Source information
The RNA shown here (small-subunit ribosomal RNA) has 1496 nucleotides and comes from an uncultured bacterium.

């Protein structure tokens, strides 16, 4: 520090997710040791049991065990005194600390900085005292009540308990004269003196009283800071202030009476929700964000609520009273309890420990002290909960062992790993030794202080004594043996780490993207590897990454985001200049900022974690001082911003009144006659009752043609005939004046298209709704005919629009050019014009900006000021609430849930019922067909034991198959074989081979016979038998593959290098202008070149030349025949087959740009590619083929292999494809007669002759072929006949008889002859081929093949018609445009309905929580009043009084109750929409002109 994920790819925007650190954690697997820390985050739920606050006898009355002394003794013991670590009680101090918890609290609660009107036990220092009296009471005794808890009566008693009196330095009050108020003793020691022998007295210590000060602690007040919500906007009556009084330690409405009417709030009052606050902790570069366990400070609470008492301190965790809930005991009357102390229990929960030891240390309470107390604390136990440290061995060791796994079968890997050899012993075990934590207390001695004192007491020194929970401590030593000690997660990318097997969209995984449908590096296992390591993963949570709330540090034209527009309040902000103040600001000093923590240094535990010491740092706040630039305040001045005045200008700016013509419609009248109107085409409609058309007249409403313009005006909405009245704003010019008066603008106010609403008018045209006619599968639409609200006017509402420049307002600055509107100035003008300037309004464009598109002085550039708004998509601009509205509705505005995207711009394609250009038998123009008939062949379907398999739009269907009777053959039935029909290896035997017989359908089995080969005598081939490795498979997967092939398409395209442009995908080149069959060529050009394609090179054919001359040829010469190149010969011609020439837009003219090229012409056999063929770029279709072949994986192995016989592939309601033959006269039939080419032939072609009507048969010459043969070419031509008919057309079907091939023609061959003579009279919708030697038509040959051809592949004969042209159909190419498509239109995608699941709104209500108001009620307690009862101290005139207690009553008040509202939570029949869910229904709304442009 980044990464993954939207797309075919790109850039951006934007969310989601990951890598890091952390935790009081939990869970899973695993687990050796030690140190340091931590350990109910949940029910402030309920608690059994034990402990957690006592202590003081040196305050007091008193009681007694032990001891000692004395006395008694029955020897057991008893009594008195002393004594004490004394139960209970009186009294003092402490139980207000320590310990726990975080419920409440949004507050002076906390933090920080200050303040004045206060108290403070114990402690310290000072001052002054500590006199003399009195009355009670508990304990205890007696009596009584009660189950008990406990209580009552009576009698006795003490005090440092209680109460007067005296005194009063200081204190308090005061009217300044004065007045008021205190105390307590206890202990140690003692020389004189006194003594009732107790002591007095002296002294010391402690205590007590008053007071002053300090220290400590506490109370109170103030500034500032301290969560979220405005869908909480108004709150408040002791409320705000004053006066008097009360109250408190103290200020104060703290309380009360009276008076005034204030106080708080948009700088967020009130209300609601949530929350203890802080030092700090975690994270982060920081700023921040989240948190507030452990430790420390403060606060609050102690079962819930209320209350006071005591006290220095409490409204009190282990105190009191009352009320409530709950739980105990009970004799039923009553009575007791409070773990949020330490352990522990139950419950809840994912989850958090022992009912341990000790006061040895530290701190605390009491005490004079010893000492006691102490679940504070110190320790131990449990727990990998965290942090830190250590170990599980080290070295050597290659035969690279065994085994595992993988394998291309060679090997690789686990792996120096193991074993083996040598060594070490941390930790653990066993045994020993053994610190520190202990300066203290106490006792003795000495010195000093005190004192009258060598006493007591205190302090110091010294000697001695006692005290360790931990603890079998730490550390150290010895000994033991490599001996006892490794796991967890992951291995598709992010992210380090890969293979095999299993599984087969199943099981499962998953943080995101996503894996899994038979070859899964993603599931499960294994081997191997990677990471971390006594841990490793998962889950939860926080920060980070996230600049994804942006202060540091973001945005708003199109991605989310500028309010529809203006005016203006608060607020924010603000021109120049002088002076001053010092609020902000800056510097210095100082106080504070607790400790701990973080950071630095040093030190202590072997190290570290941990701990100790020192330092540094610390925002902020307070005090003080200096400065005066900037901001601000105050006082002046100025004119530049802003405004006013004067003079002009343009304008659909606004409001009101009036007025004009054209047109539509209606009405009246005339002319006139049969249609009009409307559409893609029609119909509804109107019209013979006279329409439409046309002429004249009248009525009425609405809108204003031309001018008219990226022209004008206005803030926006918006504004358009003309005239008048009223009125707003803008601009220009020159001067004068005011003197910052400015800008923006939360709330607020006003304006605000269309539609809509209310009341009243008006209503010509248009026109929602509605009706009818069409269209359509439907058509609640588009089209047509009608037509009502409305549109218009007046007044009043509504308040929204894609209210758009999708661009807030204001100001300043920053290149130019061009047009236009309104002013002004200058120059020159008959005029046009040119220049400068200003205010608008448009088009380009520099810099710059932008994701790009684009913007660009009218900024989206560079800056300033202010306002508004945004933070993933959907849910949703929705629900609820509130406000506004007559309503419709508007404004404000969520959440649950759900997805991993949604979006913007641009790119390349593809597509379009978008556009342009071009091509093709694509259409058109023609010729001939198919589709109808019969037959042939193939296919679907059906049938079947089987009808083997494959091919399925074009691009399957006379295709694989260039030829199924057996074979082929893969299918079916039956019969057989099992190392196999076929290959290699081994062993044994045998030659191989041939013939015969028997059984059988045959394969096969059995039997017999013949035969002994080659050869180096070892073997080779062959045959048989046997065992196992293996064979075999037309079984499966063409979606695992190779190879081959089809198709777009012989279409003109497809790419690369370098350069350039672009952030990039990409573009350019390859586009443009011409041209071509062509990306063919030329020109232009940020491109320049190149490659694969095109063309050419190759073959055939067309012309000529040359060479050659047999089997071909025969002009001339000769010979011969009935006749024939038949013969001699010839080499001219033709043919044959080798080699050359020829054609290149080369020449001429024109067009074109002096180009490429095109048009015409000449010459030529051929002319612009001469004709035909071969040749098929990059790619597309998971196209076809595992059944040609090859091949991975899977499957079968007495069968899915192999052999045999027979059958099937030839079936037949039906549909389709390709053909043949026809329907006839351009023909059929009969006769005659002429002219080819390509090819084939020895298991062959077969002449000739004979026989047969014929297929053919018999015989047989020639030919391994330019020699012989198949072989007859046919149409054509000539003659005759038929005469338009189901025929002399047509030939299916059928009967009979034959021929040939072949083991064999039944299923199931071809052909021949005789007879039979079906459909069919030119074919619906639709559809195919063909542009010249072509179509059409005619025959011939070949492959396959025993036989079988209407098919296929070739060959020649005869030989047309038409093409104006590119509008349309189909396909293709190039350019452009739109796109929400990219599996690419066979795309994408919307809504209702139906089904399931989930969350949510409404809802008659129901239940809870909380709260306001009104009223009732009123425990305990405090305060006021009260003389009903009682009453020790003091006073007394002895009557009583003062004072007190009880009682009564009033006020306040908790719980509780009633009524009525608010808020909130849960639930609710039914109901609304929403979200999600492979393959449901109906349509097709959107994306292309999406087929009616879309949208608000």
């Nucleotide at each position: 520090a980044g990464a993954g994920u939207u797309u075919g790819a790109u850039c951006c925007u934007g969310g989601c997710u990951c890598a890091g650190a952390u935790u009081g954690a939990a869970c899973g697997u695993u687990g050796g040791c030690g140190g340091c820390a931590g350990c109910u985050u949940u029910c402030a739920u309920a608690c059994a049991u034990g402990c957690a606050a006592g202590u003081c006898g040196a305050a007091c009355g008193g009681g007694c065990a032990a001891u000692c002394a004395c006395c008694c003794u029955u020897c057991g013991g008893g009594g008195u005194g002393u004594g004490c670590g004394c139960g209970a009680g009186u009294g003092g101090c402490g139980g207000a600390c320590g310990g726990g918890u975080g419920a409440g609290u949004a507050a002076c609660g906390c933090g920080u900085a200050g303040g004045a009107a206060u108290c403070u036990a114990c402690c310290u220092a000072g001052u002054a005292g500590u006199g003399g009296g009195g009355a009670a009471u508990a304990a205890c005794g007696u009596c009584g009540g009660g189950a008990g808890a406990c209580c009552g009566a009576u009698g006795c008693u003490a005090a440092u308990a209680c109460c007067a009196c005296a005194u009063a330095a200081g204190a308090c009050c005061u009217a300044a004269g004065g007045g008021u108020g205190a105390a307590a003793g206890c202990g140690g020691g003692g020389g004189a003196u006194c003594u009732u022998c107790g002591g007095a007295c002296c002294u010391c210590g402690c205590g007590c009283u008053a007071u002053u000060a300090g220290a400590u602690g506490a109370g109170c007040c103030u500034g500032c800071g301290u969560u979220a919500g405005a869908u909480u906007a108004g709150c408040u009556u002791g409320u705000u202030g004053g006066u008097g009084g009360g109250g408190u330690a103290a200020u104060g409405g703290c309380c009360u009476a009276c008076c005034a009417a204030g106080g708080c709030g948009a700088c967020g009052a009130u209300c609601u929700a949530u929350a203890g606050c802080u030092g700090g902790u975690c994270u982060g570069a920081g700023a921040g964000g989240a948190c507030g366990a452990u430790c420390a400070g403060c606060c609050a609470c102690a079962c819930u609520g209320g209350a006071a008492c005591u006290g220095a301190g409490a409204c009190a965790c282990g105190g009191u009273c009352c009320a409530g809930a709950c739980c105990g005991c009970u004799a039923a009357g009553g009575u007791g309890g409070g773990c949020a102390g330490c352990a522990g229990u139950a419950g809840a929960g994912a989850a958090u420990u022992u009912u341990g030891c000790a006061c040895a240390a530290u701190g605390g309470g009491g005490g004079a002290a010893a000492c006691c107390c102490a679940g504070a604390u110190g320790c131990a136990g449990g727990c990998a909960u965290g942090c830190c440290g250590c170990g599980u061995g080290u070295g050597u060791g290659a035969a690279g062992a065994c085994a595992g796994c993988c394998c291309u079968a060679g090997g690789g890997u686990u792996g120096u790993a193991a074993a083996g050899c040598a060594c070490u012993u941390u930790c653990g075990g066993u045994a020993g030794c053994g610190a520190a934590g202990a300066u203290a207390u106490c006792c003795g001695a000495c010195a000093c202080a005190u004192u009258a004192a060598u006493a007591c007491u205190g302090u110091g020194u010294u000697g001695g004594u006692u005290a360790g929970a931990c603890g079998u401590u730490a550390a150290c030593u010895a000994u033991u043996a490599a001996a006892g000690a490794a796991g967890u997660a992951c291995c598709g990318g992010c992210u380090a780490a890969c293979u095999c097997c299993g599984u087969g969209c199943c099981a499962g995984c998953a943080g995101c993207c996503g894996c899994g449908g038979u070859a899964a590096g993603a599931c499960g296992g294994a081997g191997g590897g990677u990471a971390c390591u006594a841990a490793c993963g998962u889950u939860a949570a926080u920060c980070g990454g996230a600049a994804u709330u942006a202060c540091u540090g973001g945005g708003c034209g199109u991605a989310a985001a500028g309010c529809g527009c203006a005016c203006g309040u608060a607020g924010g902000u603000g021109g120049a200049u002088g002076a001053u103040c010092a609020a902000g600001u800056g510097g210095g000093a100082u106080g504070u900022g607790a400790a701990a923590g973080c950071c630095c240094c040093u030190g202590g535990c072997u190290u570290a974690a941990c701990c100790a010491g020192g330092g540094a740092a610390u925002a902020g706040c307070g005090u003080u001082u200096c400065a005066a630039a900037c901001u601000g305040g105050u006082c002046g001045u100025c004119u530049g911003g802003a405004g006013u005045g004067u003079g002009g200008u343009a304008g659909a700016g606004g409001a009101g009144a009036g007025u004009g013509g054209a047109a539509u419609u209606u009405c009246c009248u005339g002319u006139g006659u049969a249609g009009c109107g409307g559409u893609g085409a029609a119909a509804u409609g109107c019209g013979u009752a006279g329409a439409u058309a046309u002429a004249g007249g009248a009525a009425g409403g609405a809108a204003c043609a031309c001018c008219a313009g990226u022209g004008g005006c206005g803030a926006a909405g918006g504004c358009g005939g003309c005239u008048c009245u009223c009125u707003g704003g803008a601009c220009c010019a020159a001067c004068a004046c005011u003197g910052a008066c400015g800008c923006u603008g939360a709330g607020g106010u006003g304006c605000g298209a269309a539609a809509g609403c209310g009341u009243g008018g008006g209503g010509a045209g248009c026109a929602a709704a509605c009706a009818g006619g069409a269209u359509u599968a439907g058509a609640u639409a588009c089209c047509c005919u009608g037509g009502u609200a409305g549109u218009c006017c007046a007044c009043g509402c509504c308040g929204u629009a894609a209210a758009c420049g999708a661009u807030g307002a204001g100001a300043a600055c920053u290149a130019g050019c061009u047009g236009u509107u309104g002013g002004g100035c200058c120059u020159a003008u008959u005029g046009c014009a040119g220049g400068c300037u200003u205010a608008g309004u448009a088009g380009c464009g520099u810099a710059g900006c932008u994701a790009a598109c684009g913007c660009g002085c009218u900024a989206a550039g560079u800056u300033c000021u202010c306002c508004g708004c945004c933070u993933g998509g959907g849910g949703a601009g929705u629900a609820c609430g509130a406000c506004c509205g007559c309503a419709a509705g508007g404004u404000u505005a969520a959440a649950a849930c759900u997805c991993a995207a949604a979006u913007g711009a641009a790119u390349u394609g593809a597509c379009g019922g978008g556009a342009g250009c071009c091509c093709g038998c694509a259409c058109a123009a023609g010729c001939g067909g198919u589709g109808g008939a019969g037959c042939a062949u193939g296919c679907u379907g059906u049938u079947u034991a089987a009808u083997u398999c494959g091919a399925u739009g074009c691009a399957a269907u006379g295709c694989g198959a260039a030829g199924a009777a057996c074979c082929u053959u893969a299918c079916c039935a039956c019969c057989u074989u099992u190392u196999g029909a076929c290959a290699u290896c081994c062993a044994c035997g045998g030659a191989a081979u041939c013939c015969c017989g028997u059984a059988g359908a045959g394969a096969u089995a059995c039997g017999g016979g013949a035969g002994u080969g080659c050869u180096u005598u070892u073997g080779a081939a062959c045959c048989g038998u046997g065992a196992g490795a293996c064979a075999g498979g037309u079984g499966u997967u063409g979606c695992a593959u190779g190879g081959c092939u089809g198709u777009c398409g012989u279409c003109a395209g497809c790419u690369c290098g370098u350069g350039u442009c672009g952030u990039g995908a990409g573009a350019u080149g390859u586009u443009g202008g011409g041209u071509u069959a062509a990306g063919u060529c030329c020109c232009g050009u940020a491109a320049c070149g190149a490659g694969c394609g095109c063309a050419a090179c190759c073959c055939u054919u067309g012309u000529c030349c040359u060479u050659a001359u047999u089997u071909g040829c025969c002009a001339g010469c000769g010979a011969g025949u009935a006749a024939u190149g038949u013969c001699g010969g010839g080499a001219a011609c033709a043919c044959u087959a080798g080699g050359g020439g020829g054609a290149c837009u080369g020449c001429c003219g024109g067009u074109g740009g002096u180009a490429a090229a095109c048009c015409g012409g000449a010459g030529g056999a051929a002319g612009g590619c001469g004709a035909g063929g071969u040749c098929g770029a990059g790619g597309u279709c998971a196209a076809g083929u595992c059944a040609u072949c090859a091949u991975g994986g899977c499957c079968c192995u007495u069968a899915c292999a192999a052999g045999g016989u027979g059958g099937g592939c030839u079936a037949c309601a039906a549909a389709c494809a390709u053909g043949c033959u026809a329907c006839a006269a351009u023909g059929g039939g009969a006769g005659g007669c002429a002219c080819a080419a390509u090819g084939g032939g020895u298991c062959g072609c077969g002449a000739g002759c004979c026989u047969g009507u014929g297929a053919a048969g018999g015989u047989a010459a020639g030919c391994c072929a330019a020699u012989c043969u198949c072989a007859a070419a046919a149409a054509a031509c000539c003659u005759c006949u038929c005469g338009u008919a189901g025929u002399c057309c047509g030939g299916a079907u059928a009967g009979g008889a034959g021929u040939c091939u072949g083991c064999a023609a039944c299923u199931c061959g071809a052909c021949u002859c005789c007879u039979u003579g079906a459909a069919g009279u030119c074919g619906g919708a639709a559809u195919c081929g063909c542009u010249a030697g072509u179509a059409a038509u005619c025959g011939c040959g070949a492959a396959u093949c025993a036989g079988c051809a209407c098919g296929u592949c070739g060959c020649g004969g005869u030989g047309a018609a038409u093409a104006c042209g590119u509008u349309c159909c189909c396909g293709g190419g190039c350019u452009u445009u739109g796109u929400a498509c990219a599996c690419a239109c066979c795309g994408c995608c919307c809504g209702u309905c139906a089904a399931g699941u989930c969350a949510u709104g409404g809802a008659a209500g129901u239940g809870g929580a909380u709260u306001g108001c009104a009223c009732c009620a009123g425990a305990a307690g405090u305060g006021g009043c009260u003389a009903g009862u009682c009453u020790a101290a003091c006073c007394u005139u002895c009557g009583g009084g003062a004072g007190g207690a009880c009682g009564g009553u009033c006020a306040c008040c908790a719980c509780g109750g009633u009524g009525u509202g608010g808020u909130u939570c849960a639930u609710g029949a039914c109901u609304g929409g929403g979200a999600c869910u492979a393959a449901g229904u109906c349509g097709u709304a959107a994306c292309a002109a999406g087929g009616u442009a879309a949208c608000c």